[in-house]
RNA sequence: GGGCCCUUAGCUUAGUUGGUAGAGCGUCUGCUUUGCACGCAGAAGGUCAGGAGUUCGAAUCCCCUAGGGUCCA
Numbered sequence: 001g002g003g004c005c006c007u008u009a010g011c012u013u014a015g016u017u018g019g020u021a022g023a024g025c026g027u028c029u030g031c032u033u034u035g036c037a038c039g040c041a042g043a044a045g046g047u048c049a050g051g052a053g054u055u056c057g058a059a060u061c062c063c064c065u066a067g068g069g070u071c072c073a
Stems, first nucleotide, its partner, number of pairs: 001072007010025004019056001027043005049065003053061001
């Protein structure tokens, strides 16, 4: 230098014929308990790596950039 793959909540990740951003764990609040844990109910937390484009509409499609992994030279 070139090819391929990955980047979504604090962590692990789902979501790809373009149409409301989800789950588990964790955190917080309440119930339960003498108290803690467990359990139950609820809540907060996301610019979907960054930018630009296409589209009525983009996590999703196109292009560029950054970071990581892997292969070739």
Molecule: transfer RNA
Organism: Candidatus Magasanikiibacteriota bacterium